Predicted 3D model of a 73-nucleotide RNA (transfer RNA) from a Thermoplasmata archaeon.
It matches the Rfam family "tRNA". Rfam classes the family as a transfer RNA. Rfam's curators write: Transfer RNA (tRNA) molecules are approximately 80 nucleotides in length. Rfam links the family to the GO term triplet codon-amino acid adaptor activity.
RNA sequence: GGGUCCGUGGGGUAGCUUGGUAUCCUACCAGCUUGGGGUGCUGGCGACCGGCGUUCAAAUCGCCGCGGACCCA
Repeated sequence: GGGUCCGUGGGGUAGCUUGGUAUCCUACCAGCUUGGGGUGCUGGCGACCGGCGUUCAAAUCGCCGCGGACCCA
C1' cells in the first nucleotide's frame, strides 16, 4: 500500500440479509422475603464509534473518516 471482517447500556450479546417500539444475560439502584447476610421474587436504571447522504422513517442502505482483528504485498 491492497483486501476481508468487526464496532450496540458499566461488561457481554441479539437485532443488520428483508429499514418501522432496540432483545436478553450480568452489574448497579429500590422494594419484598430473612434475626442479619446470601439466595429467590418484583420494579427501575442505562447503549447503536463520528460525519455526510438516501428515505416519510436509518443500529440496519451508500460514501468518507476513526478504532480493532486477520490475510496479502